[in-house]
RNA sequence: CUCGAUAUAGCUCAACGGGUAGAGCAACAGACUCGUAAUCUGUGGGUCGCGGGUUCGAUUCCCGCUAUCGAAU
Numbered sequence: 001c002u003c004g005a006u007a008u009a010g011c012u013c014a015a016c017g018g019g020u021a022g023a024g025c026a027a028c029a030g031a032c033u034c035g036u037a038a039u040c041u042g043u044g045g046g047u048c049g050c051g052g053g054u055u056c057g058a059u060u061c062c063c064g065c066u067a068u069c070g071a072a073u
Stems, first nucleotide, its partner, number of pairs: 002071006010025004019056001027043005049065005
């Protein structure tokens, strides 16, 4: 330099052939306990990497960029 993959909650990851995004763990609160742990219940937490374009509407489609990983040279 070329090609490909990935980027979504604090972490690990889903979702979707366009219609206001979810799980597990973690955090917080409550129940239980003499207390802690464990268990159970609930709550909060995300401008879906960045910038444009298309569209009534984009996490999703298109283009560019950035970062990480891989392959070839």